Context: one part of a larger RNA
RNA sequence: CUGGGCGUAAAGGGUGCGCAGGCGGCCAAGUGUGUGAGGUGUGAAAGCCCGGGGCUUAACUCCGGAAUAGCACCUCAAACUACUUGGCUAGAGCAUUGGAGAGGGUAGCAGAAUUCAUGGUGUAGCAGUGAAAUGCGUAGAUAUCAUGAGGAAUACCAGAGGCGAAGGCGGCUACCUGGACAAUUGCUGACGCUCAGGCACGAAAGCGUGGGGAGCAAAAGGGAUUAGAUACCCCUGUAGUCCACGCCCUAAACGGUGCACACUAGGUCUUGGCGGAUUCGACCCCGCCAGGGCCCCAGCUAACGCGUUAAGUGUGCCGCCUGAGGACUACGGCCGCAAGGCUAAAACUC
Numbered sequence: 001c002u003g004g005g006c007g008u009a010a011a012g013g014g015u016g017c018g019c020a021g022g023c024g025g026c027c028a029a030g031u032g033u034g035u036g037a038g039g040u041g042u043g044a045a046a047g048c049c050c051g052g053g054g055c056u057u058a059a060c061u062c063c064g065g066a067a068u069a070g071c072a073c074c075u076c077a078a079a080c081u082a083c084u085u086g087g088c089u090a091g092a093g094c095a096u097u098g099g100a101g102a103g104g105g106u107a108g109c110a111g112a113a114u115u116c117a118u119g120g121u122g123u124a125g126c127a128g129u130g131a132a133a134u135g136c137g138u139a140g141a142u143a144u145c146a147u148g149a150g151g152a153a154u155a156c157c158a159g160a161g162g163c164g165a166a167g168g169c170g171g172c173u174a175c176c177u178g179g180a181c182a183a184u185u186g187c188u189g190a191c192g193c194u195c196a197g198g199c200a201c202g203a204a205a206g207c208g209u210g211g212g213g214a215g216c217a218a219a220a221g222g223g224a225u226u227a228g229a230u231a232c233c234c235c236u237g238u239a240g241u242c243c244a245c246g247c248c249c250u251a252a253a254c255g256g257u258g259c260a261c262a263c264u265a266g267g268u269c270u271u272g273g274c275g276g277a278u279u280c281g282a283c284c285c286c287g288c289c290a291g292g293g294c295c296c297c298a299g300c301u302a303a304c305g306c307g308u309u310a311a312g313u314g315u316g317c318c319g320c321c322u323g324a325g326g327a328c329u330a331c332g333g334c335c336g337c338a339a340g341g342c343u344a345a346a347a348c349u350c
Stems, first nucleotide, its partner, number of pairs: 004321003007304002012318001014201004021194003025088007034080001035077008049065006091191001092188003095184004103177007110154001115149007125136002162169002206247006215241002220236004258317006266295011299306002323350003332343004
């Protein structure tokens, strides 16, 4: 390379956008790039293969034939492919109307709770645990009332619910803004799919500068437990958690399942929308489209299971796997302030 694979055995890139590349709807005409047919030339000799000959045989050797991927030229074909031209609307997009949504950003506002401060009432405990102790408290704590400060997060609604490409998103209001969906069928006329590099986004932790700091809490200190206890439990508590700007770029970044399209029985629940029937109007009911779940036929699967949200049947494109350890490592390169990240071996052992 051929071939086989990637939910759980090794294997889907964290996610998107997208250049190159690969692939690409229907009709007609032309050309004849690929493609197919025939012919000619070339494809050295030797060798291989077939037939025959010579050494007593064979090996060896001689003669003849055949074979040879491919390449070039000539003639022909025109279904497919390609190109050119013209056309189409089923793919794709636009327009119009409409409703749904924790989609994103900025600003403002709200209430509950924790903590703290001040003042009032009030007195001996509070806190904590398996039990305790450290701790707090007669310099008046805990409890309770009033006022104030500040930070962070938004109970109920809340749902197997919704939105987003993923990460993720949850109080209310305003502004700015992305996407999806349904209906109408009006417009464009293949404008499409995928995507190595590239670019952007990317939880938490971490880093830089400046702010902020209520609660929580790595580190640290103390109290317990224990043979010990660098832990689990308790009392404190600093980074951090929050904001702005700039980095980092990882994850069980998981549906452990790449994206797109087509096709292939059903049942049931649910979200958004539309239509029908009915009604005064709705609900219930019937149907369609788009999403989210469960159960299952065929089929698939090593089994588990998947099963119109496929892991079924096919097509296109990308990524990835090739025994375990060594090794999410070394070296080199690129990136980073650093931490480190990306790429990624070998010896050796089994």

Model confidence (mean pLDDT): 89 of 100. Predicted 3D model of a 350-nucleotide part of an RNA (small-subunit ribosomal RNA, central domain) from a Verrucomicrobiota bacterium. Lineage of the source: Bacteria > Pseudomonadati > Verrucomicrobiota.